The part of an RNA shown here (large-subunit ribosomal RNA, domain IV) has 317 nucleotides and comes from Deinococcus sp. NS-SX14. RNAcentral holds the full RNA, with entries from ENA. The prediction has a mean pLDDT of 89.
Context: one part of a larger RNA
RNA sequence: CCCUCGUUAAGGAACUUUGCAAUUUAACCCCGUAACUUCGGGAGAAGGGGUCCCACAGCAAUGUGGGCGCAGAUAAUCGGCCCUGGCAACUGUUUACCAAAAACAUAGCACUGUGCGAACACGAAAAGUGGAAGUAUACGGUGUGACGCCUGCCCGGUGCUGGAAGGUCAAGAGGAGCGGUGCAAGCUGCGAAUUGAAGCCCCAGUGAACGGCGGCCGUAACUAUAACGGUCCUAAGGUAGCGAAAUUCCUUGUCGGGUAAGUUCCGACCUGCACGAAAGGCGUAAUGAUCAGGGCGCUGUCUCAACGAGGGACUCG
Numbered sequence: 001c002c003c004u005c006g007u008u009a010a011g012g013a014a015c016u017u018u019g020c021a022a023u024u025u026a027a028c029c030c031c032g033u034a035a036c037u038u039c040g041g042g043a044g045a046a047g048g049g050g051u052c053c054c055a056c057a058g059c060a061a062u063g064u065g066g067g068c069g070c071a072g073a074u075a076a077u078c079g080g081c082c083c084u085g086g087c088a089a090c091u092g093u094u095u096a097c098c099a100a101a102a103a104c105a106u107a108g109c110a111c112u113g114u115g116c117g118a119a120c121a122c123g124a125a126a127a128g129u130g131g132a133a134g135u136a137u138a139c140g141g142u143g144u145g146a147c148g149c150c151u152g153c154c155c156g157g158u159g160c161u162g163g164a165a166g167g168u169c170a171a172g173a174g175g176a177g178c179g180g181u182g183c184a185a186g187c188u189g190c191g192a193a194u195u196g197a198a199g200c201c202c203c204a205g206u207g208a209a210c211g212g213c214g215g216c217c218g219u220a221a222c223u224a225u226a227a228c229g230g231u232c233c234u235a236a237g238g239u240a241g242c243g244a245a246a247u248u249c250c251u252u253g254u255c256g257g258g259u260a261a262g263u264u265c266c267g268a269c270c271u272g273c274a275c276g277a278a279a280g281g282c283g284u285a286a287u288g289a290u291c292a293g294g295g296c297g298c299u300g301u302c303u304c305a306a307c308g309a310g311g312g313a314c315u316c317g
Stems, first nucleotide, its partner, number of pairs: 001312008010303002014301001019298001027051005036041001038146001052067006068072001080296007087288002092104002108144007120130003147283004152213003157210002159206005166201003172195002177190005214232005241275001242272001253269005
């Protein structure tokens, strides 16, 4: 000096990306317990008190005797707590060996396919098997993801569904006509009209299908702004709600709060570079080895280091 531990004056997060780490707390009994809430919870909330008592002796540690209870922490074991937000409802699952999460799943919701030798899947386009010894309150596929309030407009493109008309359209059918050859019968080649499915064109429907959801100019008796008007384009021009957000470039936006001081955080504003409604929108109690901010307690994280123990390193053998 290193590793693993123990103790520490005064201070108590000043450390640091971050209280990382390590303390604190801890069991049992009693009292007491807020916002919020889906009335179950939150909750062990928080915060207090007790964990022996009595008599005698002794300076005291303690000793002797007695007593009671719903419970006497002696060692070990044994929650630190609170406030505010983001995300995900929750328990669960995951990158065996750098990621446990906001990712996946989930119950619930919706669309869609499937009438049973079901759809679908495995399998040589087989047999057979699963689906299922099930039968639309079932099974498959897809999306969303508890719950609450909701889920706007666009069917022009693409997809899907429907459409006994029409257009186009292959083989096949058809055979006018034109050849080759032959004396001929014949053999043989080409071949128009007409007829000929699905598909495509066409006509509709359809968004919890793939997807999309504008620009410029002017206008109110301070200014500013524009309820209002004009114009161009579109299939239609983003509704509710939310908004510097896990989304905001400019940006440490501006204002307020918290701090002596706050690029983070919370509440607002809206100028949304580039939110937005099941690739769901906005809320939400509970839950979380989740992420962010703050506070109390507590501490060798630090001011600033010291001492001790064990094991290494080091020296000798």
Overview
Taxonomically the source falls in Deinococcus (Bacteria, Thermotogati, Deinococci, Deinococcales). It matches the Rfam family "Bacterial large subunit ribosomal RNA".